[in-house]
Context: one part of a larger RNA
RNA sequence: CUGGGCAUAAAGGGCGCGUAGGCGGCCAGUUCAGUCGGAUGUGAAAUCCCCCGGCCCAACCGGGGAACUGCAUUCGAUACUGACUGGCUAGAGGAUGGUAGGAGCCAAUGGAACUCCAGGUGGAACGGUGAAAUGUGUAGAUAUCUGGAGGAACACCGGUGGCGAAAGCGGCUCACUGGGCUAUCUCUGACGCUGAGGUGCGAAAGCUAGGGGAGCGAACGGGAUUAGAUACCCCGGUAGUCCUAGCCGUAAACGAUGGGUACUGGGCAAUGGACUUACCUAUGUAGUUCAUUGCUGUAGCUAAUGUGUUAAGUACCCCGCCUGGGGAGUACGCUCGCAAGGGUAAAACUC
Numbered sequence: 001c002u003g004g005g006c007a008u009a010a011a012g013g014g015c016g017c018g019u020a021g022g023c024g025g026c027c028a029g030u031u032c033a034g035u036c037g038g039a040u041g042u043g044a045a046a047u048c049c050c051c052c053g054g055c056c057c058a059a060c061c062g063g064g065g066a067a068c069u070g071c072a073u074u075c076g077a078u079a080c081u082g083a084c085u086g087g088c089u090a091g092a093g094g095a096u097g098g099u100a101g102g103a104g105c106c107a108a109u110g111g112a113a114c115u116c117c118a119g120g121u122g123g124a125a126c127g128g129u130g131a132a133a134u135g136u137g138u139a140g141a142u143a144u145c146u147g148g149a150g151g152a153a154c155a156c157c158g159g160u161g162g163c164g165a166a167a168g169c170g171g172c173u174c175a176c177u178g179g180g181c182u183a184u185c186u187c188u189g190a191c192g193c194u195g196a197g198g199u200g201c202g203a204a205a206g207c208u209a210g211g212g213g214a215g216c217g218a219a220c221g222g223g224a225u226u227a228g229a230u231a232c233c234c235c236g237g238u239a240g241u242c243c244u245a246g247c248c249g250u251a252a253a254c255g256a257u258g259g260g261u262a263c264u265g266g267g268c269a270a271u272g273g274a275c276u277u278a279c280c281u282a283u284g285u286a287g288u289u290c291a292u293u294g295c296u297g298u299a300g301c302u303a304a305u306g307u308g309u310u311a312a313g314u315a316c317c318c319c320g321c322c323u324g325g326g327g328a329g330u331a332c333g334c335u336c337g338c339a340a341g342g343g344u345a346a347a348a349c350u351c
Base pairs, nucleotide, nucleotide: 003323004322005321006320007305008304012319014201015200016199017198021194022193023192025088026087027086028085029084030083031082033081034080035077036076037075038074039073040072041071042070049065050064051063052062053061054060091191092188093187094186095184096183097182098181099180103177104176107173109171110154114150115149116148117147118146119145120144121143125136126135162169163168206247207246208245209244210243211242215241216240220236221235222234223233258318259317260316261315262314263313266296267295268294269293270292271291272290273289274288275287276286278285279284300307301306324351325350326349333344334343335342336341
C1' cells in the first nucleotide's frame, strides 16, 4: 500500500461559491498513447524451486534445468479509456408566459401591552409567597380616568404550513435584490458532477468605539428556606439584551444521516403550479402530471432500535472523517485574534 467503516458503538467538514485534481451522455470517423497478443534482445553470479551427484547422514558443496512476474526494440489487434475531427439532444443552461413565499436589504409607519412623567377622582393599604419578609404607601401609593414621553417585541391568523445553502426568517407599506416551482418544447449543444488548498456567510455569548436603555436580567445587595443555602422562591439591580461601524468564528451549528445521478411495491394527507373529464357549476368533487413537506408501511438493509422512492435499499462518481479507554481536543511549535480564545495537533505514562 492493500481492509473495514462513519443515524444511535470511534467517525459527515456548521453551510455555500469555487481553483487544481478526480470522474463524466449519445452517434460516426481518424490516431494507436493507455490496454491486449506475438517475436527478438536483455534481465551477472550466488540465493529460492525441481532433478541428479560428492563428503557414512545432515548442514555444506558440485552439475543441469526452471524461474527472474521487469525493461527496450519491433510486428500486430482496436472493444474499452485517452487525443483529435464532425454531428446529436435525453444531462446542463438560456428565452418567453405564468406562479407561491416570515428569502435578503433600505426607509417609513401602526395598534395592544409595559414603565416613567404631569394632572383629576379617591383615602389605606398595595405587592409578594407554600407561608412570610425585605420592598412600595398619608410627602397620598395600589386602583381608576385624561394627556404626554420612551424603548423593545409583533397577540389572533399560525398549521405535522411557507421561504432560505446553512445560520436563520413572522404587524403593515414603499423601493431595490436573490433563489425556487410550473407551462411552452423556442434557442445553445455536454457547456456537467464533486471539490484538496482558497474565499465568503455563519445562532447565542463575548470584545472595541459611539449611541440607546421600556421590559427582562448574569454579577451584586437584601428577604426567606435550610443543619448550612455562595441555589431553587421573593424584593431590587449593573453589564448585557436594542441600533451603527468593526472584531470573534464557536454550538446537541442535529435528520447526531456530506454532495450528485440512476434504478427499486403500495396506502393516507398537506403545500405550490399545470392539465383533463363529467357531475355540477362559479367553486368544489373525481382523475392525471411536475415540484415540495409529512405520516404509515412491502421487499431489502440493520446488532437491534429502526430505516424504507425525502433510504439507513441497489449501484456508480467526488470530497470530509474514524482506527481501544484515559492522558487530551491537552502540551509544544506554527498560525489567526484587541482580548476571551479559535484552528492545527502529539508523546511519556497508565488500564
Predicted 3D model of a 351-nucleotide part of an RNA (small-subunit ribosomal RNA, central domain) from a hydrothermal vent metagenome. Its mean pLDDT, the model's own confidence on a scale to 100, is 89. The full RNA is in RNAcentral, with records from SILVA. Rfam family: Bacterial small subunit ribosomal RNA.